A computed fold for a 116-nucleotide RNA from Fuchsiella alkaliacetigena, annotated as SAM riboswitch aptamer (S box leader). The sequence was found by an Rfam model in a public genome assembly.

RNA sequence: CUCUUAUCGAGAGAGGUGGAGGGACUGGCCCGAUGAAGCCCGGCAACCGGUGGUAGUGUUAACUACUAUGGCGGUGCCAAAUCCUGCAAUGUUUUAUCUGCAUUGAGAGAUAAGAG
Numbered sequence: 001c002u003c004u005u006a007u008c009g010a011g012a013g014a015g016g017u018g019g020a021g022g023g024a025c026u027g028g029c030c031c032g033a034u035g036a037a038g039c040c041c042g043g044c045a046a047c048c049g050g051u052g053g054u055a056g057u058g059u060u061a062a063c064u065a066c067u068a069u070g071g072c073g074g075u076g077c078c079a080a081a082u083c084c085u086g087c088a089a090u091g092u093u094u095u096a097u098c099u100g101c102a103u104u105g106a107g108a109g110a111u112a113a114g115a116g
Stems, first nucleotide, its partner, number of pairs: 001116008013041001015040003021031003025086001027084002042078003047074003050069008082108001087105006
């Protein structure tokens, strides 16, 4: 980097450092010197592993499913729904189109686990 699968309306500091930017991208709309990013500490969560429990399979070793745990390990995350939106369909608004609104699906993105 590519592919597969799962999840994405919950949760998380009134600390230190740092100094102007940040919210992926588009268009919006926001956050920011009452201090942005980054780094440290702190916290949240529970995807994978660990550990405990229950059930099943197995001659054993062990494996599978569900579940609990965070005082363990690997990641991740800590404004706003993935902040909204970008393509399509349907409904509604209109004589009709545009536009607006609503719903659904797709796309894009993020994270985890696995494969190449």
Of the family's consensus pairs, 97% are formed in the model.
The coordinates come from a structure-prediction model, not an experiment, and the mean pLDDT is 82.